c-di-GMP-I riboswitch aptamer, 76 nucleotides, folded computationally. Its mean pLDDT, the model's own confidence on a scale to 100, is 78.

[in-house]
RNA sequence: UAUGAAUCAUGGCAAAAUUGAUGAAAGUCAAUGACGCAAAGCUAUAGGACCUUUAAAAUGGUAGCCAGUUGCCGUG
Repeated sequence: UAUGAAUCAUGGCAAAAUUGAUGAAAGUCAAUGACGCAAAGCUAUAGGACCUUUAAAAUGGUAGCCAGUUGCCGUG
């Protein structure tokens, strides 16, 4: 620096659903749970997109949509 076809280490995260809390809503948090993920780590102070609310918008949200950025292992 490219890559995740195959193989490998420590391992990690946790969709839907249910219960509780919170919120105007979207959503978020905790527990159970495991659909999946090689960045499903971090960033919503900068860009696109989407969701909620609204007459129209976000000053509310989503990083498990793109993106930005950092990084483990293997391979070249």

It was read from a public genome assembly, where an Rfam model found it.